c-di-GMP-I-GGC riboswitch aptamer from a Thiobacillaceae bacterium, 87 nucleotides, folded computationally. Model confidence (mean pLDDT): 84 of 100. The sequence was found by an Rfam model in a public genome assembly. The source organism's lineage runs through Bacteria, Pseudomonadota, Betaproteobacteria, Nitrosomonadales and Thiobacillaceae.

RNA sequence: CCUGAAAAAGGCAAACCCAUCGAAAGGUGGGGACGCAAAGUCACCGGUCUAAAGGGUCCACACCCCAGGACGGCGGGAUUACCAGGC
Numbered sequence: 001c002c003u004g005a006a007a008a009a010g011g012c013a014a015a016c017c018c019a020u021c022g023a024a025a026g027g028u029g030g031g032g033a034c035g036c037a038a039a040g041u042c043a044c045c046g047g048u049c050u051a052a053a054g055g056g057u058c059c060a061c062a063c064c065c066c067a068g069g070a071c072g073g074c075g076g077g078a079u080u081a082c083c084a085g086g087c
Base pairs, nucleotide, nucleotide: 001086002085003084004083011036012035016031017030018029019028020027021026034073040079041078042077044076045075046074047071048070049069050068054065055064056063
């Protein structure tokens, strides 16, 4: 540097439930394990989600646009790393 998770030591923790923050997506803590060889970290690129205030439309409701926000367990990229094998 590349490959792999068979072995060994381990690690993380989906859905769901409780509490809490948030308009929401979603986050945090506890429980819980669907899975994960980076399911460690980072919003740089793409994608997905939310869309408050504001704006458009409307009698009204609904609907649409949108800032910002969120997702690293959507993909790419960057970066760090245990074990084994190969070079």